[in-house]
RNA sequence: CAGGGGCGCUGGAUUCCGGCUGAGACGUUUCGCGAGAAACGAACCCUUUGAACCUGAAGCGGGUAAUGCCGUCGCAGGGAG
Numbered sequence: 001c002a003g004g005g006g007c008g009c010u011g012g013a014u015u016c017c018g019g020c021u022g023a024g025a026c027g028u029u030u031c032g033c034g035a036g037a038a039a040c041g042a043a044c045c046c047u048u049u050g051a052a053c054c055u056g057a058a059g060c061g062g063g064u065a066a067u068g069c070c071g072u073c074g075c076a077g078g079g080a081g
Base pairs, nucleotide, nucleotide: 001081002047003046004045005044008020009019010018011017012016026041027040028039029038030037031036053078054077055076059072060071061070062069
């Protein structure tokens, strides 16, 4: 420099103000009568030496107010120089 990825759980009145874990869970915009859905930007993380992230999965064990919160699954399969 280029590319990949997720944006969770929860209390109140769910606009908004807080709480939990964490690297991150933020902001803006668009569509829609509404419920709701999508896009963009920033930060952060990761880029084959690839557990960033996805599938398996509404998985399994433990724990919590609750949640990938912890472990396992995993010398499983994918995954961007």
A computed fold for an 81-nucleotide RNA from a Verrucomicrobiota bacterium, annotated as TPP riboswitch aptamer (THI element). The prediction has a mean pLDDT of 80. Its Rfam family is "TPP riboswitch aptamer (THI element)". A reference for the family is Rodionov et al. (2002), "Comparative genomics of thiamin biosynthesis in procaryotes. New genes and regulatory mechanisms", J Biol Chem. The organism belongs to Verrucomicrobiota, within Bacteria.